The RNA shown here (transfer RNA) has 74 nucleotides and comes from a Planctomycetia bacterium. Taxonomically the source falls in Planctomycetia (Bacteria, Pseudomonadati, Planctomycetota). Its mean pLDDT, the model's own confidence on a scale to 100, is 80. Rfam family: tRNA. Rfam classes the family as a transfer RNA.
RNA sequence: GGGCCCGUAGCUCAGUGGUUUAGAGCAGGGGACUCUUAAUCCCUUGGUCGUGUGUUCGAAUCACACCGGGCCUA
Numbered sequence: 001g002g003g004c005c006c007g008u009a010g011c012u013c014a015g016u017g018g019u020u021u022a023g024a025g026c027a028g029g030g031g032a033c034u035c036u037u038a039a040u041c042c043c044u045u046g047g048u049c050g051u052g053u054g055u056u057c058g059a060a061u062c063a064c065a066c067c068g069g070g071c072c073u074a
Base pairs, nucleotide, nucleotide: 001073002072003071004070005069006068007067010026011025012024013023018057028044029043030042031041032040050066051065052064053063054062
C1' cells in the first nucleotide's frame, strides 16, 4: 500500500429501516430484609448508537468519506 471485520451506557453485549420516544446483564445510587455484613428482592441514575455528509416520508440499522481498533496479505 491492498483486502476483510469491528466501533451502541463505566464494562460485556443485543437490537440490522417504523412497532420502545434505544435495551439486557454486571457496575453505581436509594430502599426492604438482617443484631451487622453478605446473599436476595424492589426502585432508580447513566447513551445526541465513533465523526461528518448523503439516501429515505422515516436511519443505531443503508451508501460514501474520515477517525480509532483487530486480522490477513505484499